This is a predicted structure of a 73-nucleotide RNA (transfer RNA) from a Thermoplasmata archaeon. Lineage of the source: Archaea > Methanobacteriati > Thermoplasmatota > Thermoplasmata. Rfam family: tRNA. The family's RNA type in Rfam is transfer RNA. The sequence was found in a public genome assembly.
Parts: sequence; structure tokens; C1' cells
RNA sequence: GGGGCUGUGGGGUAGCUUGGUAUCCUACGGGCUUUGGGAGUCUGAGACCCCGGUCCAAAUCCGGGCAGCCCCA
Repeated sequence: GGGGCUGUGGGGUAGCUUGGUAUCCUACGGGCUUUGGGAGUCUGAGACCCCGGUCCAAAUCCGGGCAGCCCCA
């Protein structure tokens, strides 16, 4: 220098192909339960790497960047 893959709550992860309320686990706050702890149960807050474009509507499609990994030179 060229090519490919990946980027989503604090951590992990589904959703992307075929655009339409962003999933689940864990951790965290609160309630119930327990003498207490643990466990269980209900509930709450919390995320789409950045910029632009297309569209009624973008995590998803398109363009350009950034970061990481792999391959070629």
C1' cells in the first nucleotide's frame, strides 16, 4: 500500500440478509418474601463507534472516516 471481518446498556449477546416499538443473560436501584444473609419473585433506569446521504421511517441500505483483528505485498 491492497483485501476481508468486526464495532449495540457497566460486561456479554441477538437483531443487519428481506428497513417498521432494539432481544436476552449478567451486574445495578426499588418493592415483596426471610430473624438476618443467600436464593426466589415483581419492577425500574441504562446502548446502536463518528459524519453525511437515501427514505414517511436507518442498528440495518449507500458514501467517507476512526478503532481492533486477520490475510496478501